[in-house]
Molecule: transfer RNA
Organism: Pterocladiella media
RNA sequence: UUCCUGAUAGCUAAAAGGUAAAGCAAGUAGCUGUUAACUACUCGAUUGUAGGUUCGAAUCCUGCUCAGGAAG
Repeated sequence: UUCCUGAUAGCUAAAAGGUAAAGCAAGUAGCUGUUAACUACUCGAUUGUAGGUUCGAAUCCUGCUCAGGAAG
C1' cells in the first nucleotide's frame, strides 16, 4: 500500500429490510435461623461514527475511526 473480517446492554452474544432476543452481572421480592443455591419480577442498547438508498435500515451502499487477519 492492497484485500478480508469485525464494532450491538457493565461483559459475552443473537437478530429474514418491518418497533433488538438471550445468558452472565446488577436491583427488588419470595424461600431459609443466616449465607449460598433456587424461584419470580425489574432495570439496562438512540446497534463505532458521518452520510446515502428505502414508506421503513443493526441489516443494503459509501467515507472515516478503531480492532484482528492475509498478501507484498